[in-house]
Molecule: transfer RNA
Organism: Clostridiales bacterium
This record gives sequence, C1' cells and structure tokens, in this order.
RNA sequence: GGCUCAGUAGCUCAGUUGGUUAGAGCACCGGCCUGUCACGCCGGGGGUCGUGGGUUCAAGUCCCCUCUGAGUCG
Repeated sequence: GGCUCAGUAGCUCAGUUGGUUAGAGCACCGGCCUGUCACGCCGGGGGUCGUGGGUUCAAGUCCCCUCUGAGUCG
C1' cells in the first nucleotide's frame, strides 16, 4: 500500500426489508428488604450511533470521504 471486518451508554453487545420513543446485561445513583453487608425486588441518571458530507418524507441501517483498531495478501 491492496482487500475484508469492526466502531452504538463507563464496559460487553443487540438493533429485523430504512419506519414512527435508540435497547439489554454488568457497572453507577436512590428506595424497599436486612441487626449490618451481600443477595433479591422497584425506580432513576447516562447516547446526537467514530468524524464530515450525500440520498430519502424518514438513516444506527443505504452511498461517498476520512480517522481508529483487528485480520489477511504483497
């Protein structure tokens, strides 16, 4: 340098043929429970989906540029 894959919450990930509120688990905060902690139960906060554009009535999803990481070829 070519090709392929990945990038979504603090972490690990899901997200269907583009469709009507962006989710789960763990973590964090509060409450209940308990003599206390843990476990368990209930609730809550946290995201402009790597960046910048484009297509579309509508984009996490499609197209282009670019950045980062992994793999592979030379």